Molecule: FMN riboswitch aptamer (RFN element)
Organism: bovine gut metagenome
RNA sequence: UUCUUCGGGGCAGGGUGUAAUUCCCGAUCGGCGGUAUAGUCCGCGAGCUUAAAAAAGCUGAACCGUUGCAACUACGGUACCGACAGUAUAGUCUGGAUGAUAGAAGAA
Numbered sequence: 001u002u003c004u005u006c007g008g009g010g011c012a013g014g015g016u017g018u019a020a021u022u023c024c025c026g027a028u029c030g031g032c033g034g035u036a037u038a039g040u041c042c043g044c045g046a047g048c049u050u051a052a053a054a055a056a057g058c059u060g061a062a063c064c065g066u067u068g069c070a071a072c073u074a075c076g077g078u079a080c081c082g083a084c085a086g087u088a089u090a091g092u093c094u095g096g097a098u099g100a101u102a103g104a105a106g107a108a
Base pairs, nucleotide, nucleotide: 001108002107003106004105005104006103013025014024015023027092028091029082030081031044032043033042034041039080040079047058048057049056062078063077064076065075066074084095085094086093
């Protein structure tokens, strides 16, 4: 440099109601790169805006203590967050999507 493949998970059990996996109790999930192991640090992807693309802008959330050379990443404790459309109000259902990308692996 070229090609190929891979590339996101989750409401058990109940309450109310004509109707809710959406409300209430409770349960459960966590993409990619960096770094002392990260959903909440830094950055990226996805999503939205925009003149098609790119670019740009917008786009969520954490503290305390302990150990240690080093950890807002480990351990303990207590919290918090999660696009758009549909519908009895949705991180978890259905849909765009057997889609797309950050990136990873392999071959020449």